[in-house]
């Protein structure tokens, strides 16, 4: 220097294939059970879709271009 995968709530991760409301478990917080914890129920919160630009009516999803994390080749 090249290549290829990934970056999405606090944490682990789907979604992106086929453009049109952001999800899931864990944890957090109310509140129901309890003499009282646990553990189960319900419900709520919490997101620059990694970062700048293009397309298009519309972009976490296409496209370029930057970062940064891991493998590989040389």
């Nucleotide at each position: 220097g090249c290549c290829u995968g990934g970056g999405u709530a606090g944490c682990u991760c789907a979604g992106u294939u086929a453009g049109a409301u952001a999800g899931a478990g864990c944890a957090c917080g109310u509140c129901u059970u309890u003499g009282g914890u646990a553990a189960a129920g319900a419900c709520g919160a919490g997101g620059u879709c990694a970062g700048c630009g293009g397309u298009g009516c519309a972009a976490u999803u296409c496209c370029g271009c930057u970062c940064u994390c891991a493998g590989g080749c040389u």